[in-house]
Molecule: c-di-GMP-I riboswitch aptamer
Organism: Rhodospirillales bacterium
RNA sequence: ACGCGAAAAAGGCAAACCCAUCGAAAGAUGGGGACGCAAAGUCACCGGCCUAAGGAUUGUUCAAAUCUAGGGUAGCGGGACCGCUCGA
Numbered sequence: 001a002c003g004c005g006a007a008a009a010a011g012g013c014a015a016a017c018c019c020a021u022c023g024a025a026a027g028a029u030g031g032g033g034a035c036g037c038a039a040a041g042u043c044a045c046c047g048g049c050c051u052a053a054g055g056a057u058u059g060u061u062c063a064a065a066u067c068u069a070g071g072g073u074a075g076c077g078g079g080a081c082c083g084c085u086c087g088a
Base pairs, nucleotide, nucleotide: 012037013036017032018031019030020029021028022027035075041081042080043079045078046077047076048073049072050071054068055067056066057065058064
């Protein structure tokens, strides 16, 4: 470094999409529905990514454009904490 051990049992969660609601949006919540997931359990601490209401700048000061997270994403990765089964 590669392969085997790694199968099983009880279960769990729920992508896309559809409906309703909330939100400026990203997105979230509930119901339906399953793409998948051994943490696809919980948490925005770090990085990434998404959105830009508000703010700033540009502008023919109109339209619009650019920048920006106090917003979001845990089913992007790291990390923290908790959990089921088997096994050396």